[in-house]
RNA sequence: AGAGCAAAUCGGCUUAUCGCUAUGUCUUGCAUAGAGGAAAGUCCGGACACCAUAGAGCAGUAUAGCGGGUAACGCCCGUCCGUCGUGAGACGAGGACAAGUGCAACAGAAAGGAUGUACAGGUAAUGCUGUAGUGAAAUCAGGUAAACUCUAUACGGUGCAACGCCAUGUAUACCGACGUUUGAGGGCUGCUCGCUCGAUGUUGGAGGGUAGGCGGUUUGAAUGAUUCAGUAAUGAAUUAUCUAGAUAAAUGAUAAGCACCACCUUGGGUGGGACAGAAUCCGGCUUAUGAUUUGCUCUUUUU
Numbered sequence: 001a002g003a004g005c006a007a008a009u010c011g012g013c014u015u016a017u018c019g020c021u022a023u024g025u026c027u028u029g030c031a032u033a034g035a036g037g038a039a040a041g042u043c044c045g046g047a048c049a050c051c052a053u054a055g056a057g058c059a060g061u062a063u064a065g066c067g068g069g070u071a072a073c074g075c076c077c078g079u080c081c082g083u084c085g086u087g088a089g090a091c092g093a094g095g096a097c098a099a100g101u102g103c104a105a106c107a108g109a110a111a112g113g114a115u116g117u118a119c120a121g122g123u124a125a126u127g128c129u130g131u132a133g134u135g136a137a138a139u140c141a142g143g144u145a146a147a148c149u150c151u152a153u154a155c156g157g158u159g160c161a162a163c164g165c166c167a168u169g170u171a172u173a174c175c176g177a178c179g180u181u182u183g184a185g186g187g188c189u190g191c192u193c194g195c196u197c198g199a200u201g202u203u204g205g206a207g208g209g210u211a212g213g214c215g216g217u218u219u220g221a222a223u224g225a226u227u228c229a230g231u232a233a234u235g236a237a238u239u240a241u242c243u244a245g246a247u248a249a250a251u252g253a254u255a256a257g258c259a260c261c262a263c264c265u266u267g268g269g270u271g272g273g274a275c276a277g278a279a280u281c282c283g284g285c286u287u288a289u290g291a292u293u294u295g296c297u298c299u300u301u302u303u
Stems, first nucleotide, its partner, number of pairs: 001299010012258007020034006036275001040286002043284005048159004060155005065079005080094001081092004095150002100148002102144002117132005163215004174205005185197004222241008260272005
């Protein structure tokens, strides 16, 4: 210099103006807070809620060397073995074919119920014996389980549209009162009379519950720092902090300055910023994506 391998960090910052959401003050102004490393896919594992449930099993699904971590996992760490790579390293559905069943290209007489080939030997008889030949394998405890299967272990179901509370209007289960030609009640009216509607009626109570509202809902396996234990994943202790909560859905726009990168060129100027956006909450995995840094490997050259 070229080509690679592995890991880590960051995902711009500040100010002003105008807006949006939430909370507080207190009152219509002010203060504070306001997306991510993946908020995504919804693929695993949990918390939580309701339903089901004496206990156990069948079926089904998942996992699979050994050891460790974790609330738990199909995740993570360590290690052995195998495969790939010159290497740094990467990947592994890595229990059992000595229970049973199935399957096997080409070659070969034959790949399994031996319909036993050629040559030779042997027997009362029989592939009974040897050699040859094909093949990874020819009676060998053969291969194959991302073939059925067996073994061990785990798993009840549905998901915050769970679930709980309040509840207008309309209709109405149920109960009471009044009423059904002996006319309750309503309409026209200031009142009376009159006219008219009227029996599945009028009125009161009351239950469930729709629209809608509130809770669940953001203090938690939480986050930062330090120390200790451990090869590591991870755990423990001390201390500090409170950090979105919308509901058709806020988290935005503009301007200036700084930082970073690229180009022109060294006075400076111009341009640029990926993937993407919470919706009950956590732990993973997978996928998308910009930039920077560190360690290591191989090849060539130089010292």
Predicted 3D model of a 303-nucleotide RNA (Bacterial RNase P class A) from Imtechella halotolerans. Of the family's consensus pairs, 93% are formed in the model. Lineage of the source: Bacteria > Bacteroidota > Flavobacteriia > Flavobacteriales > Imtechella. It is recorded under the gene name rnpB. Rfam family: Bacterial RNase P class A. The family's RNA type in Rfam is ribozyme. The RNAcentral record of the sequence draws on ENA and Rfam. RNAcentral records the identical sequence in 2 taxa. The prediction has a mean pLDDT of 77.